[in-house]
RNA sequence: AGGCUCAUAGCUCAAUUCGGUAGAGCACCGGACUCCAAAUCCGGGGGUUGGGGGUUCGAGUCCCUCUGGGCCUGCCA
Numbered sequence: 001a002g003g004c005u006c007a008u009a010g011c012u013c014a015a016u017u018c019g020g021u022a023g024a025g026c027a028c029c030g031g032a033c034u035c036c037a038a039a040u041c042c043g044g045g046g047g048u049u050g051g052g053g054g055u056u057c058g059a060g061u062c063c064c065u066c067u068g069g070g071c072c073u074g075c076c077a
Stems, first nucleotide, its partner, number of pairs: 001073007010026004020057001028044005050066005
């Protein structure tokens, strides 16, 4: 330098081929239970879907570009 791939909640990950309501587990907060705590159970908050732009009635999903991570190939020294 080129190619491929990934980026979604604090963390790990879903979101159905062919675009159509953004979710789960853990963590966190509140409550129940308990002498207290843990475990367990119930409930709750938390998202510019990496940034920008485009297509579309509608984009996490498609297109362009940038940023960052990973893998592969190559060049110079």
The prediction has a mean pLDDT of 81. This is a predicted structure of a 77-nucleotide RNA (transfer RNA) from a Myxococcota bacterium. Rfam family: tRNA. The family's RNA type in Rfam is transfer RNA. Rfam links the family to the GO term triplet codon-amino acid adaptor activity.